[in-house]
Context: one part of a larger RNA
C1' cells in the first nucleotide's frame, strides 16, 4: 500500500462555521477530456511461459513461438463521468401567518435564609461529637423581639419536562438579539453535502489588573482519633468561589456512539404545532422533539433496534500488542501553570 476496524476490547477531533479538495437531483442539446472498441507503429536482447534440440541426466547452453498486461498515432461510439448551453422542481433557500422555550447579552427589582451591627427582654450556659476537646459566653453569650448593613444563591412550580452546536442555561420585570417548529400558498432554481489547513466558541480549576467578600472553603492553625494520623471527625480560617476586562483551552468535554442523506414491523408515555371530530379538557390523523419496550436484522456478548450499533451512499477524523509515554527532543502557542504536535533505545 492492499485490507480490517473505531458504544464497552486500540480507535469519533469538546463543539460549530467554513476556503481549497472530494462527492453531488430530474430531463434536453452539443462536445469528446475521461471511458470503451478497431487498426497501425513501437514495446532491444537476455529473463519468465510453451514446443523442440545439445552436453550420459540435471543445472546449464541453444532454435522457434507466445508473451511483454505498456506507450504513441489514427478511425469510430456517445450509454456513463467531465465540460459548454438552454430548462425543470422532488434537494436547499426566501417571503407570509401562528407557536413554544432556564437559548444569548444588558439593565432593574423581590422575598426567604445565613452572617454581622445597634437597641430591648432575659440568665448560665451555648456549640460540637461515637464520646470529647479546642472554640464562644457573667466585659452578659445562646434564646427571643425590633431596626439596619452586606454578599451570594433563587425553595415550592420542577418533570422520565424545555432550550442551545457543544460547553451549558432556572426568582420576577423591561430592552436588544440568535435559532427552531408548524400551516397553506407564492417565489428563487441545485444555490447542495462533507471538510485537510483556517477561524470562532469552549465546564471547573488556574493566571493578570481593579473591585467585592455573606456563606462555603484548598493551604494553614488548633482539638480529637490512632502504634503513628502530614487523613477521615470537630473548632477556626486565607486564596478562591462573585463582578468587569484580558488570558488559559483542558475534562469520564460521555450517548465513552463524527456529520449529512435515503430505505427497513409495531406498541406505550410525554413536550411543541396543525387538521377533522365530540356535550366534553373526547377520539382519530399528521408533523417536529424527548423517553420506555420491541419484530426483522446486527453484535464476541452485553445490548442496539425508524433518534440504529439494521441496509446502503458521500466526506472528514482516528486505530494497528503491553510498558517505556501522551514522555524526551525540536517546532508552535502561553505572563506562568502548562497546552499542542510527537518519537526512540530498552523491556515483556
Nucleotide at each position: 500500500c492492499u485490507g480490517g476496524g473505531c458504544g464497552u476490547a486500540a480507535a469519533g477531533c469538546g463543539u460549530g462555521c467554513g476556503c481549497a479538495g472530494g462527492c453531488g437531483g430530474c430531463a434536453c442539446u452539443g462536445u469528446a477530456a475521461g471511458a470503451c472498441a478497431g487498426a497501425u507503429g513501437u514495446g532491444a536482447a537476455a529473463u519468465c511461459c510453451c514446443c523442440g534440440g545439445g552436453c550420459u541426466c540435471a543445472a546449464c547452453c541453444u532454435g522457434g513461438g507466445a508473451a511483454c498486461u505498456g506507450c504513441a498515432u489514427u478511425u469510430g461510439u456517445g450509454a456513463c463521468u467531465g465540460c459548454a448551453g438552454a430548462g425543470c422542481u422532488a434537494g436547499a433557500g426566501u417571503g407570509u401567518g401562528u407557536c413554544a422555550g432556564a437559548g444569548g447579552g444588558g439593565g432593574g427589582u423581590g422575598g426567604a435564609a445565613u452572617u454581622c451591627c445597634a437597641c430591648g427582654u432575659g440568665u448560665a450556659g451555648c456549640a460540637g461529637u461515637g464520646a470529647a476537646a479546642u472554640g464562644c459566653g457573667u466585659a452578659g453569650a445562646g434564646a427571643u423581639g425590633u431596626g439596619g448593613a452586606g454578599g451570594a444563591a433563587c425553595a415550592c412550580c420542577g418533570a422520565u419536562g424545555g432550550c442551545g452546536a457543544a460547553g451549558g442555561c432556572a426568582g420576577c420585570c423591561c430592552c436588544c438579539u440568535g435559532g427552531g417548529a408548524u400551516a397553506a400558498c407564492a417565489c428563487u432554481g441545485a444555490c447542495g453535502c462533507u471538510c485537510a489547513g483556517g477561524c470562532a466558541c469552549g465546564a471547573a480549576a488556574g493566571c493578570g489588573u481593579g473591585g467585592g467578600g455573606a456563606g462555603c472553603a484548598a493551604a494553614c492553625a488548633g482539638g480529637a482519633u490512632u502504634a503513628g494520623a502530614u487523613a477521615c471527625c470537630c473548632u477556626g480560617g486565607u486564596a478562591g468561589u462573585c463582578c468587569a476586562c484580558g488570558c488559559c483551552c483542558u475534562a469520564a468535554a460521555c450517548g465513552a456512539u463524527g456529520u449529512c442523506u435515503a430505505c427497513u414491523a409495531g406498541u406505550u408515555g410525554u413536550c411543541g404545532g396543525g387538521u377533522c371530530u365530540u356535550c366534553a379538557u373526547u377520539g382519530a390523523c399528521u408533523u417536529g422533539g424527548u423517553a420506555a419496550c420491541g419484530c426483522a436484522g446486527c453484535u464476541a456478548a452485553c445490548g442496539c433496534g425508524u433518534g440504529a450499533a439494521g441496509u446502503a451512499g458521500a466526506c472528514c477524523g482516528c486505530c494497528u500488542g503491553g510498558g517505556g509515554a501522551g514522555u524526551a527532543c525540536g517546532g508552535c502557542c502561553g505572563c506562568a501553570a502548562g497546552g499542542u504536535u510527537a518519537a526512540a533505545a530498552c523491556u515483556c